The prediction has a mean pLDDT of 79. Glycine riboswitch aptamer from a Chloroflexota bacterium, 112 nucleotides, folded computationally. Of the family's consensus pairs, 90% are formed in the model. Lineage of the source: Bacteria > Bacillati > Chloroflexota.

RNA sequence: UGAUGCGUAGCGAGAGAGACUCCGUCAGAUUGGGGCGCCGAAGGUGCAAGUUUGCAAGGGUAAACGCCUUACUGCAAAUGACACUCUCAGGCAAAAGAAUCGUUAUGAUACA
Numbered sequence: 001u002g003a004u005g006c007g008u009a010g011c012g013a014g015a016g017a018g019a020c021u022c023c024g025u026c027a028g029a030u031u032g033g034g035g036c037g038c039c040g041a042a043g044g045u046g047c048a049a050g051u052u053u054g055c056a057a058g059g060g061u062a063a064a065c066g067c068c069u070u071a072c073u074g075c076a077a078a079u080g081a082c083a084c085u086c087u088c089a090g091g092c093a094a095a096a097g098a099a100u101c102g103u104u105a106u107g108a109u110a111c112a
Base pairs, nucleotide, nucleotide: 001112006107007106008105009104010103011102012101013100018036020035021034022033023032037092038091039090043088044086046084050079051078052077053076054075055074056073057070058069059068060067061066
């Protein structure tokens, strides 16, 4: 100097599922408590191949105890992604929120 990646912020787009029902409050919605039914795209949970490690087995060496070694095989553990999964949390009119995408600005850093 500096990202085509990463973080933060603004703007734009942004799905799904009962304005369910009972009690109470209230003009009404919301809020409080109960009942049944649902959604997955805040967040969170779980894991496949693979990789790593250890043990066994295999091979070499030795009289033996052992030592060395690893192409394949088995067992165990760790690690391991999603828009998949669970539905804890959240949500089921509108509003708000919303993964993700685009764009603008900005920050640090990697490589060079």